Source information
Predicted 3D model of a 534-nucleotide part of an RNA (small-subunit ribosomal RNA, 5' domain) from an uncultured Gammaproteobacteria bacterium. The prediction has a mean pLDDT of 82.
Context: one part of a larger RNA
RNA sequence: ACGAACGCUGGCGGCGUGCUUAACACAUGCAAGUCAAGGAGAGCGUUUCCUUCGGGGAAUUAUUAAACUGGCGAACGGGUGAGUAACGCGUAGGCAACCUGCCUUAGAGAUUGGGAUAACCCCGCGAAAGCGGAGCUAAAACCGAAUAAUGCAGUGGUCCCUUCGGGGAACAGUUGUUAAAGCGGGCUUCGGCUCGUACUUUAAGAUGAGCCUGCGUAAGAUUAGCUAGUUGGUGAGGUAAAAGCUCACCAAGGCGACGAUCUUUAGCUGGUCUGAGAGGAUGAUCAGCCACACUGGAACUGAGACACGGUCCAGACUCCUACGGGAGGCAGCAGUGGGGAAUAUUGGACAAUGGGCGCAAGCCUGAUCCAGCAAUACCGCGUGUGUGAAGAAGGCCUGAGGGUUGUAAAGCACUUUCAAUUGUGAAGAAAAGCUAAAGAUUAAUACUCUUUAGCCUUGACGUUAACUUUAGAAGAAGCACCGGCUAACUCCGUGCCAGCAGCCGCGGUAAUACGGAGGGUGCAAGCGUUAAUC
Numbered sequence: 001a002c003g004a005a006c007g008c009u010g011g012c013g014g015c016g017u018g019c020u021u022a023a024c025a026c027a028u029g030c031a032a033g034u035c036a037a038g039g040a041g042a043g044c045g046u047u048u049c050c051u052u053c054g055g056g057g058a059a060u061u062a063u064u065a066a067a068c069u070g071g072c073g074a075a076c077g078g079g080u081g082a083g084u085a086a087c088g089c090g091u092a093g094g095c096a097a098c099c100u101g102c103c104u105u106a107g108a109g110a111u112u113g114g115g116a117u118a119a120c121c122c123c124g125c126g127a128a129a130g131c132g133g134a135g136c137u138a139a140a141a142c143c144g145a146a147u148a149a150u151g152c153a154g155u156g157g158u159c160c161c162u163u164c165g166g167g168g169a170a171c172a173g174u175u176g177u178u179a180a181a182g183c184g185g186g187c188u189u190c191g192g193c194u195c196g197u198a199c200u201u202u203a204a205g206a207u208g209a210g211c212c213u214g215c216g217u218a219a220g221a222u223u224a225g226c227u228a229g230u231u232g233g234u235g236a237g238g239u240a241a242a243a244g245c246u247c248a249c250c251a252a253g254g255c256g257a258c259g260a261u262c263u264u265u266a267g268c269u270g271g272u273c274u275g276a277g278a279g280g281a282u283g284a285u286c287a288g289c290c291a292c293a294c295u296g297g298a299a300c301u302g303a304g305a306c307a308c309g310g311u312c313c314a315g316a317c318u319c320c321u322a323c324g325g326g327a328g329g330c331a332g333c334a335g336u337g338g339g340g341a342a343u344a345u346u347g348g349a350c351a352a353u354g355g356g357c358g359c360a361a362g363c364c365u366g367a368u369c370c371a372g373c374a375a376u377a378c379c380g381c382g383u384g385u386g387u388g389a390a391g392a393a394g395g396c397c398u399g400a401g402g403g404u405u406g407u408a409a410a411g412c413a414c415u416u417u418c419a420a421u422u423g424u425g426a427a428g429a430a431a432a433g434c435u436a437a438a439g440a441u442u443a444a445u446a447c448u449c450u451u452u453a454g455c456c457u458u459g460a461c462g463u464u465a466a467c468u469u470u471a472g473a474a475g476a477a478g479c480a481c482c483g484g485c486u487a488a489c490u491c492c493g494u495g496c497c498a499g500c501a502g503c504c505g506c507g508g509u510a511a512u513a514c515g516g517a518g519g520g521u522g523c524a525a526g527c528g529u530u531a532a533u534c
Base pairs, nucleotide, nucleotide: 004530005529006528007527008526011381012380013379014378016376017374018373019339024337025336026335028334029333030332033072034071035070037069038068045060046059047058048057049056050055079292080291081290088217089216090215091214092213093212094211095210099208103205104204105203106202107201108200109199111145112144113143114142120135122133123132124131125130151177152176153175154174155173156171158169159168160167161166182197183196184195185194186193187192218264219263220262225255226254227253230252231251232250233249234248235247236246237245267289268288269287270286271282272281273280274279294315295314296313297312298311317328318327319326320325345371347370348369349368353367354365355364356363357362384414385413386412387411394405395404396403397402418475420470423467424466428461433455434454435453436452437451438450439449440448478523479522480521481520482519483504484503485502489518490517491516492515493514499506500505
């Protein structure tokens, strides 16, 4: 010093931390949805009409729910450390060899057509999971045509840079080629105007990725040779992009005692612990990076994945089955079994912070914020204070006079922290919404947006913190040690026995070392022991 465990003991609060072992297997619930696009469209309830009192019809609910098409998100957030001795990480650089959804700033544009399909309805197959066929329908889904350059692909000269391979810039040079979608407000003379948002394309920014390089990054030589896409070239393919990244051909190279290859171990770092420092050890919590998601492999979609709660294939395991066939993946949060010396609740809330979607209201969020459990670590407080000698009783020792426990107790006088009890009661709340004013926009005093003022509300924690009332010393002390190291000594029991022990060593009849008692010493809600490390 500790992510600790064990033994004895245990009053309160604050603030952290909590499977280090089996990356073992998992019942159950929750952890990723959302939406001014789209078509189609229930039910409860309410009102009303009819009724054969069984019920039926209409309106509303309804700009509705669930499901479906479509958009965005699901690549973040959360977990784990198996693998990895590596450009994985750290640090310093490079990309004239690259990409980047949403966001910001600018430029230009959004014309005109078409055919389907899910949902739905009908039929069929299947135990189920699910699947097939026929018919209907929409869109910001899908597909044509038009238009367009500073885009993309060629090509031309000019200028600049260069590692001399090439690259960049502008060009009112030139050829070819590539886009789009609406929706919701306000006004309208129905022609249109305007605002917001969404859409297409281009340039730049920001953000986030990708690739390359120098240096650093564990042990073993009882591992000395290793390598065939191997090392380089030419050409082709491939990628967002350089490259044996891949392939064909050609050459025979490349690495290595400055430790290659092989084996073992290991996520790396900021940091953490220790130490005067140099160092040594370590990598829990928090933060950055990496890798993984039952095991192995593969791609699809997409701006981004070769994707924890997506798809496909193979394997092991578990479950369902009508035996034909199907379903699953907690190293998310809780929780269970197992392993282990050992590690918590199948809790509350989206109030705050943040994230996704949405114009917004809002919805979702086991991220997060809180609460619960554990003296598991650290810190703080309390378990009373003053007085009190007849030095009481009892215990222990005794040389039997006494000594000691000991002002300790009792008694007397006070106080009331904390806990208990009564009531009051912050801060965490900023926003959003409504009203008004000013400004921006506009043809407009509409609409919309911004700012300001007023009003109205929103708290899981929470019976909160804090303050306050009442009562009474009342409810609150243990653990280890006492031979030396090392602070603290006597008696009894035992008799090399029983036992102690970190080292030296104690115990064989007067044991300050074993066991008990009295007394003492140390720390204290803890005290000891054990493990590994400095």